About this RNA: This is a predicted structure of an 85-nucleotide RNA (c-di-GMP-I riboswitch aptamer) from Anoxybacteroides tepidamans.
[in-house]
RNA sequence: CUACGAAAAAGGCAAAACUGUCGAAAGGCGGUGACGCAAAGCCAAAGGUCUAAGGCGGAAACGCUAUGACGGCUGGGCUGCCGAA
Numbered sequence: 001c002u003a004c005g006a007a008a009a010a011g012g013c014a015a016a017a018c019u020g021u022c023g024a025a026a027g028g029c030g031g032u033g034a035c036g037c038a039a040a041g042c043c044a045a046a047g048g049u050c051u052a053a054g055g056c057g058g059a060a061a062c063g064c065u066a067u068g069a070c071g072g073c074u075g076g077g078c079u080g081c082c083g084a085a
């Protein structure tokens, strides 16, 4: 340096639930909280999933639609702590 990942050390992140707040919603952010995580750090113009305000269609019910989301669904890219086998 490349791979790999300990019943190692030092640190890190934080699911569900509850709660405050923002949002049309999906969901985001803060607090409490730890199910887990070696990238659970960053990237949404790869696939997938969720939502449907607005728009289009419709008499209505409703249908379609991302320019809205999810990186803790999978792949990929970039960056990064430690060092037993």
Base pairs, nucleotide, nucleotide: 004083005082012037013036017032018031019030020029021028022027035072041078042077043076046074047073048070049069050068054065055064056063057062
Background: Of the family's consensus pairs, 95% are formed in the model. The coordinates come from a structure-prediction model, not an experiment, and the mean pLDDT is 88.